RNAcentral holds the full RNA, with entries from ENA and SILVA. The part of an RNA shown here (small-subunit ribosomal RNA, central domain) has 350 nucleotides and comes from an uncultured bacterium. The coordinates come from a structure-prediction model, not an experiment, and the mean pLDDT is 89.
Context: one part of a larger RNA
RNA sequence: CUGGGCUUAAAGCGCGUGUAGGCGGAUCGUUAAGUACCUUGUGAAAUCCCACGGCUCAACCGUGGAACUGCUGGGUAUACUGGCGGUCUUGGGCCAUCCAGGGGUCGCCGGAACAAGCGGUGGAGCGGUGAAAUGCGUAGAUAUCGCUUGGAACGCCAAAGGUGAAGACAGGCGACUGGGGAUGUGCCGAUGCUGAGACGCGAAAGCCAGGGGAGCGAACGGGAUUAGAUACCCCGGUAGUCCUGGCCCUAAACGAUGUCCACUGGGUCGCGGUCCCUUGACGGGGUUCGCGGCCGGAGCAAAAGUGUUAAGUGGACCGCCUGGGAAGUACGGUCGCAAGGCUAAAACUC
Numbered sequence: 001c002u003g004g005g006c007u008u009a010a011a012g013c014g015c016g017u018g019u020a021g022g023c024g025g026a027u028c029g030u031u032a033a034g035u036a037c038c039u040u041g042u043g044a045a046a047u048c049c050c051a052c053g054g055c056u057c058a059a060c061c062g063u064g065g066a067a068c069u070g071c072u073g074g075g076u077a078u079a080c081u082g083g084c085g086g087u088c089u090u091g092g093g094c095c096a097u098c099c100a101g102g103g104g105u106c107g108c109c110g111g112a113a114c115a116a117g118c119g120g121u122g123g124a125g126c127g128g129u130g131a132a133a134u135g136c137g138u139a140g141a142u143a144u145c146g147c148u149u150g151g152a153a154c155g156c157c158a159a160a161g162g163u164g165a166a167g168a169c170a171g172g173c174g175a176c177u178g179g180g181g182a183u184g185u186g187c188c189g190a191u192g193c194u195g196a197g198a199c200g201c202g203a204a205a206g207c208c209a210g211g212g213g214a215g216c217g218a219a220c221g222g223g224a225u226u227a228g229a230u231a232c233c234c235c236g237g238u239a240g241u242c243c244u245g246g247c248c249c250u251a252a253a254c255g256a257u258g259u260c261c262a263c264u265g266g267g268u269c270g271c272g273g274u275c276c277c278u279u280g281a282c283g284g285g286g287u288u289c290g291c292g293g294c295c296g297g298a299g300c301a302a303a304a305g306u307g308u309u310a311a312g313u314g315g316a317c318c319g320c321c322u323g324g325g326a327a328g329u330a331c332g333g334u335c336g337c338a339a340g341g342c343u344a345a346a347a348c349u350c
Base pairs, nucleotide, nucleotide: 004321005320006319007304008303012318014201015200016199017198021194022193023192025088026087027086028085029084030083031082033081034080035077036076037075038074039073041071042070049065050064051063052062053061054060091191092188093187094186095184096183097182098181099180103177104176105175106174107173108172109171110154114150115149116148117147118146119145120144121143125136126135162169163168206247207246208245209244210243211242215241216240220236221235222234223233258317259316260315261314262313263312266295267294268293269292270291271290272289273288275286276285277284278283299306300305323350324349325348332343333342334341335340
């Protein structure tokens, strides 16, 4: 390199937008670049192969042929691919009318709980554990009532549920805004798919600056436990957790399953629509489209399993793998304020 692979054995980039590139629907015409055939020139010699010949044979050598699978000029063909032009609507997009939704950003508001402050009642304990102790409390705690202030999170609804490309998203209301589904077959007429680089987004922790700080709580202190206890349990508690702006860019970022298209038996449930039947209505039944689950057929699979949401059957494009350790490390490069990220070996060893 080929062959072979990537749910769990090594292997799908965390996710998207998109440049180059690769690939690309139906039909007609044209061209003849690719392609095929014929032919021109060339493809040095030697070597390889074949025939004959020369050294007594052979190695070796001589002569001739073939070959040199290539390039090139000309001609012919036009099925397929490409170029150009025309037509088309099924891919794709647009429009109109409906529909669902914790999709996003910003602002305002709310109640429960908690904590603190002040005040009332009250008067000895409270708290905590396996049991205790540290701790809090006669300077009046715990409990209970009222008022005030503060920050964070939003019970029930809630689901096997919904939305989003992923990360993720949940109190209520408003403003702005992204995407999706259905119906009409009204408009455009291949405008498409994928996507190396690139760019954007990207949980938590962490970093910088300014705020905020109720609860929780790395570090830290104390009490226990224990042979010890740098832990598990308890009492405290700083960063942090929250907000604004700017970084970081990682994850079991998981469906451990890249994106898109086509095709291939079923059953059942949920969510959102269309149409039809029924009903006074709610609702019920059927149909069809989209989404989300479960069970299972063929097939596939080492098996587990998967099975129209494929891991089946095919196609297009990208990414990735190539024994274990050394190692996702060193060195170099690059990004970052740092922490560190990305890229990424070898000696040696089994």